This is a predicted structure of a 111-nucleotide RNA (SAM riboswitch aptamer (S box leader)) from Hufsiella ginkgonis. Lineage of the source: Bacteria > Bacteroidota > Sphingobacteriales > Sphingobacteriaceae > Hufsiella. Of the family's consensus pairs, 97% are formed in the model. Its Rfam family is "SAM riboswitch aptamer (S box leader)". From the family's description: The SAM riboswitch is found upstream of a number of genes which code for proteins involved in methionine or cysteine biosynthesis in Gram-positive bacteria. The coordinates come from a structure-prediction model, not an experiment, and the mean pLDDT is 83.
[in-house]
């Protein structure tokens, strides 16, 4: 890249490289020469994998606490919408919502 399960409205930037686009995909909309994207380096965030108490009792388990490792994360909800059902609203448009998917992202796991 493949499948499975789980998150995804919280949270948390500095300096040095380079030097044009960047936010996954389309459209919006935004973010960049007052240096964005990226890439290193240090710092933080956050707790998926680990540890530690503990409830429950055998269910892929409840609730608190660490943070050395591995991962991941550090503009805007996953930027917003997207597919299908729905409310405001009888019927268009428009403009607000509410569900469920889908696709992405990230962890763990398997092959």
């Nucleotide at each position: 890249g493949a499948u499975u399960u789980a998150u995804a409205a919280a949270g948390a930037a500095g300096u040095g490289g380079u030097g044009a686009g960047a936010g996954a995909c389309a459209g919006g909309c935004u973010c960049c020469g007052a240096g964005a994207c990226c890439c290193a380096c240090u710092g933080a965030c956050a707790a998926c994998c680990c540890c530690c108490c503990u409830g429950a009792g055998u269910a892929u388990u409840u609730g608190g606490g660490g943070a050395a490792g591995g991962u991941g994360c550090c503009a805007a909800a996953u930027c917003c919408u997207g597919u299908c059902c729905u409310g405001g609203u009888a019927a268009g448009a428009a403009c607000c919502g509410g569900g469920a998917a889908a696709a992405u992202a990230u962890a763990a796991a398997u092959g």